Small-subunit ribosomal RNA, central domain from a Patescibacteria group bacterium, 343 nucleotides, folded computationally.
Its Rfam family is "Bacterial small subunit ribosomal RNA". Its family is annotated with ribosome and structural constituent of ribosome in the Gene Ontology.
The organism belongs to Bacteria candidate phyla, within Bacteria.

Context: one part of a larger RNA
RNA sequence: CUGGGCGUAAAGGGUCCGUAGGCGGUUGGAUAAGUGAUAGGUAAAAACCUCUGGCUCAACCAGAGAUCUGCUUGUCAUACUAUUCAACUAGAGGAAUGGAGAGGGUGCCGGAAUUGACAGUGUAGGGGUGAAAUCCGUUGAUACUGUCAAGAACACCGGAGGCGAAGGCUGGCACCUGGACAUUUCCUGACGCUCAGGGACGAAAGCUAGGGGAGCGAACCGGAUUAGAGACCCGGGUAGUCCUAGCCGUAAACGAUGCCUGUUAGCCAUUCCCUUUUGGGAGUGGCGUAAGCUAACGCGUUAAACAGGCCGCCUGGGGAGUACAGCCGCAAGGUCGAAACUC
Numbered sequence: 001c002u003g004g005g006c007g008u009a010a011a012g013g014g015u016c017c018g019u020a021g022g023c024g025g026u027u028g029g030a031u032a033a034g035u036g037a038u039a040g041g042u043a044a045a046a047a048c049c050u051c052u053g054g055c056u057c058a059a060c061c062a063g064a065g066a067u068c069u070g071c072u073u074g075u076c077a078u079a080c081u082a083u084u085c086a087a088c089u090a091g092a093g094g095a096a097u098g099g100a101g102a103g104g105g106u107g108c109c110g111g112a113a114u115u116g117a118c119a120g121u122g123u124a125g126g127g128g129u130g131a132a133a134u135c136c137g138u139u140g141a142u143a144c145u146g147u148c149a150a151g152a153a154c155a156c157c158g159g160a161g162g163c164g165a166a167g168g169c170u171g172g173c174a175c176c177u178g179g180a181c182a183u184u185u186c187c188u189g190a191c192g193c194u195c196a197g198g199g200a201c202g203a204a205a206g207c208u209a210g211g212g213g214a215g216c217g218a219a220c221c222g223g224a225u226u227a228g229a230g231a232c233c234c235g236g237g238u239a240g241u242c243c244u245a246g247c248c249g250u251a252a253a254c255g256a257u258g259c260c261u262g263u264u265a266g267c268c269a270u271u272c273c274c275u276u277u278u279g280g281g282a283g284u285g286g287c288g289u290a291a292g293c294u295a296a297c298g299c300g301u302u303a304a305a306c307a308g309g310c311c312g313c314c315u316g317g318g319g320a321g322u323a324c325a326g327c328c329g330c331a332a333g334g335u336c337g338a339a340a341c342u343c
Stems, first nucleotide, its partner, number of pairs: 003315004007297002012311001014201004021194003025088007033081002035077008049065006091191001092188003095184004103177007110154001114150008125136002162169002206247006215241002220236004258310006266287009292299002316343003326335003
């Protein structure tokens, strides 16, 4: 050292694709590399261990044995692993048919509301607050009506509902396009699982360029409050929020729970498909002393149960997600990631 862990104590990578690697279904044959048996060679001596002996004993020394768990050669075995050949269909994939869905992209269209402009009616207030004031209004506001313009977001339906790998996705229609599911059991025949590096996607904010700008609104300016008020409240208001193209690459990117496969009581609800029915399949939720697990809370066929495969990560607190170096970025910064010291 061969360890124990990762929902909440430190610890699951934001997500997916996938290279190397690791792991891998059923049957038969061949080989015999791993594996096992056996025989030989070698593994210096000393030392350690056992027995015996020599110094009066011991330390010390000598002899014999054991050990040196290794390497190597021949022969044999063939269950498992491996390699190879042949075959299979339960994994995986394909085909046909079908329905569901805010999955993605582009274009066109719609109504409500808001703000503004113009016109009409109309007159002294309106707005705002705990109360006020700043503010708007007799150059006619607020209110009501009509017309026009603009931008952004889509009430009801709407659901613990659906879809997506995640981020996320909601007015209507059309086009382009991805995935999942069900049925048939028709085809291929292990083509599979995971994945270090790598690649792609990735909320909001932020950045570059050009547009756009109704409402909202960091900063900022006022009014209040207050001991003060760099705030909470009120009146304004720029960036931004929106679009196009390109960056950024982070998050309590959360189920704080990696992916895949098999096994292990049920009950209730819900979405979709198949089915004449009993029912079958795929999801999404609730409950649960089934069993089991957990420090407890809780988890419990959507596991945190029982097992297997592969990856990522943790190893006392602070220093610190900092410093330095590298890489990436226009920048902001990101990523990888210490130590001294200290408790």